[in-house]
Context: one part of a larger RNA
RNA sequence: GAGCGAACGCUGGCGGCGUGGCUUAGGCAUGCAAGUCGAGCGCGAAAGUUUCCUUCGGGGAGCGAGUAGAGCGGCGAAAGGGUGAGUAAUGCAUAGGCAACCUACCCCCAACUCCGGUAUAGCGUCUGGAAACGGACGGUAAUCCCGGAUGGUCCCCUUGUCGGGCAUCCGACUCGGGGUAAAGAUGGGGAUCUUCGGACCUUUCGGUCGGGGAGGGGCCUAUGUCCCAUCAGCUUGUUGGUGAGGUAACGGCUCACCAAGGCAAUGACGGGUAGCCGGACUGAGAGGUUGGCCGGUCACACUGGGACUGAGACACUGCCCAGACUCCUACGGGAGGCUGCAGUCGAGGAUCUUCCGCAAUGGGCGCAAGCCUGACGGAGCGACGCCGCGUGGAGGAUGAAGGCCUUCGGGUUGUAAACUCCUGUCACGAGUUAUGAAACGCCAUGCGUUAAUACCGUAUGGUCUGACUAAGGCUCGAGAGGAAGUCAUGGCUAACUCCGUGCCAGCAGCCGCGGUAAUACGGAGAUGGCAAGCGUUGCUC
Numbered sequence: 001g002a003g004c005g006a007a008c009g010c011u012g013g014c015g016g017c018g019u020g021g022c023u024u025a026g027g028c029a030u031g032c033a034a035g036u037c038g039a040g041c042g043c044g045a046a047a048g049u050u051u052c053c054u055u056c057g058g059g060g061a062g063c064g065a066g067u068a069g070a071g072c073g074g075c076g077a078a079a080g081g082g083u084g085a086g087u088a089a090u091g092c093a094u095a096g097g098c099a100a101c102c103u104a105c106c107c108c109c110a111a112c113u114c115c116g117g118u119a120u121a122g123c124g125u126c127u128g129g130a131a132a133c134g135g136a137c138g139g140u141a142a143u144c145c146c147g148g149a150u151g152g153u154c155c156c157c158u159u160g161u162c163g164g165g166c167a168u169c170c171g172a173c174u175c176g177g178g179g180u181a182a183a184g185a186u187g188g189g190g191a192u193c194u195u196c197g198g199a200c201c202u203u204u205c206g207g208u209c210g211g212g213g214a215g216g217g218g219c220c221u222a223u224g225u226c227c228c229a230u231c232a233g234c235u236u237g238u239u240g241g242u243g244a245g246g247u248a249a250c251g252g253c254u255c256a257c258c259a260a261g262g263c264a265a266u267g268a269c270g271g272g273u274a275g276c277c278g279g280a281c282u283g284a285g286a287g288g289u290u291g292g293c294c295g296g297u298c299a300c301a302c303u304g305g306g307a308c309u310g311a312g313a314c315a316c317u318g319c320c321c322a323g324a325c326u327c328c329u330a331c332g333g334g335a336g337g338c339u340g341c342a343g344u345c346g347a348g349g350a351u352c353u354u355c356c357g358c359a360a361u362g363g364g365c366g367c368a369a370g371c372c373u374g375a376c377g378g379a380g381c382g383a384c385g386c387c388g389c390g391u392g393g394a395g396g397a398u399g400a401a402g403g404c405c406u407u408c409g410g411g412u413u414g415u416a417a418a419c420u421c422c423u424g425u426c427a428c429g430a431g432u433u434a435u436g437a438a439a440c441g442c443c444a445u446g447c448g449u450u451a452a453u454a455c456c457g458u459a460u461g462g463u464c465u466g467a468c469u470a471a472g473g474c475u476c477g478a479g480a481g482g483a484a485g486u487c488a489u490g491g492c493u494a495a496c497u498c499c500g501u502g503c504c505a506g507c508a509g510c511c512g513c514g515g516u517a518a519u520a521c522g523g524a525g526a527u528g529g530c531a532a533g534c535g536u537u538g539c540u541c
Stems, first nucleotide, its partner, number of pairs: 001541004006537005013389006019382002026345003030342003035075003040072002043069001048063006082300003091225008101217003106213004111208003114148004123138006154179004160173005184205002187202003192199002226272003233263003238260008275297004279290004302323005325336004353379001355378003361375001362373004392422004402413004426482001428477006436468001441463008485530005490511003496525005506513002
């Protein structure tokens, strides 16, 4: 000199864009942060209101409403969001490999979607418990579950041929044998049947098997990746083999047996520290330091362990066990997990609103309407940072007054002020006006499809949708009015005098100042620097 997620002191007008718990991965009140589908399925209220009956207590029926609601089932919940504890390599970065692998939803291709069955929740009755939560019996549906059929280029065994390779093998074709699948829903309809629901035909959405793709992941290899040798030896599933198990898959991944290996001064093992990278800061570069925000990746979710479900987890707001802590309890037993968004206590030099909205972008579910979304979009707070703007402009000497200094002549503050003439940014008031919105849906018309003026697809026109928000832009109005501080002035280092003090009080980054004329302390005036900031401290180059 430059930089910072900064803090502290003094000061503080406006706007834009960023940014804000770095410490206790300490404890958490409260609310919200993951649901959705009735076009998979069976059930199904109440308040209120209309009306009828009534023994005036009440009861029935219609609407409310096939609504609310819970349940079964499907998809999602493994994403998105947070944090950096652990991890020095099961991580990350770069470059490769898998002839050793998986992949729900999405896209393309091909084939199929037949016939049956009995369970169970909800529900009803009874019942245990303070609660959390249950138990018994009865009965019910499905895109739930199960059996059978059919089937291929799918899987297993097997015959042969060709091509290729990297040893195990890979690809194509082929003889024979065995095995494995499915679910329906919605809209419309001319003829036939009909129990008037439908069958049947068709549209769309699904379902099953197989092949390919895209995107995503798993595994393997090489190289790189901090300090300590005052850590020098480490290792028994350890190193390799055979066989088996296990996995989507290779593998001591696991196990039995066999062998005795494997690693290490090119630093094993141990200890300390630390998430890694793209990048960031600095520097002429080489290098040094760093990894906050944003992007990629890994790890974690009260602490430790475990599996279940699933395409995917060993699963932040799932389950089980143990532990610590907090809460409820009828003392028998239960409930919880903010390193999500706000917020609170604590600790700390230190870090914000218990805000608005799903209008946009994106995500989940759904045919759709739509619902959900503390992701996200916005607003709020903080000069925390960067950038921009303003606090006025021109004229104005008798060089006013006041202050300070003085050799008492004067000098200086100083064109500075007053005063005159202007301007009108920002702020203030009034008026006016956009962008972010285009889709989806709906309506009309046309075209395609079709038996069809259903449905569906598509084109054009119209219509609907704004949290922010009247903040911003523009116009007008008034009026210099509301808007400057802070640090320094001995040398380094730009800027000097007086008074006070008297090795005192104090200053100080280094050298050093102060003991009676201190440009170095304190005050004043003046001057210099930067400026809505200035200075100090801490850290990095």